[in-house]
RNA sequence: GCCGGAUUAGCUCAGCGGUAGAGCACCGCUCUUGUAAAGCGAAGGUCGUCGGUUCGAUCCCGACAUCCGGCU
Numbered sequence: 001g002c003c004g005g006a007u008u009a010g011c012u013c014a015g016c017g018g019u020a021g022a023g024c025a026c027c028g029c030u031c032u033u034g035u036a037a038a039g040c041g042a043a044g045g046u047c048g049u050c051g052g053u054u055c056g057a058u059c060c061c062g063a064c065a066u067c068c069g070g071c072u
Stems, first nucleotide, its partner, number of pairs: 001071007010024004018055001027041004048064005
């Protein structure tokens, strides 16, 4: 330098164009002599950035950034 992949909650990851979810963690409640476990609930997101397409974009297109892999 070229090619490919990844980027979504604190962490690990879903999400085939129509107002973004799960598990774990954290917080509260129930249960317990107490803790853990279990159950219930709540909170937590400018979907890497900037543009474009579209009535509408996490999703499609382009550029850029970071990380991983391959080729030379």